[in-house]
The RNA shown here (c-di-GMP-I riboswitch aptamer) has 86 nucleotides and comes from a Deltaproteobacteria bacterium. Model confidence (mean pLDDT): 80 of 100.
RNA sequence: AUUAAUAGCUGGCAAACCCUGGGAAACCGGACGACGCAAAGCUACCUGCCCAAAGCUAAUCUUAGCUGGGUCGAGGGGCCGACUAA
Numbered sequence: 001a002u003u004a005a006u007a008g009c010u011g012g013c014a015a016a017c018c019c020u021g022g023g024a025a026a027c028c029g030g031a032c033g034a035c036g037c038a039a040a041g042c043u044a045c046c047u048g049c050c051c052a053a054a055g056c057u058a059a060u061c062u063u064a065g066c067u068g069g070g071u072c073g074a075g076g077g078g079c080c081g082a083c084u085a086a
Base pairs, nucleotide, nucleotide: 012037013036019030020029021028022027035073041079042078043077045076046075047074048071049070050069051068055066056065057064058063
């Protein structure tokens, strides 16, 4: 320095609930708080899942599809990655 995985140390992140702000909503930000996580770091490229205010198409008339939005703590891919022992 590289690869894979697992023991430890120093630590790291932070679910739900509640408060608050944004949003039509899903959901996201802040604060509290820890359920858990060895990538629970980043990324919406692929898949899945969620929303449906607005636009388009069709229609069995308010449903389905496309589009749009969200989710990386759903999976995969890509990028980055600390300390120590073997």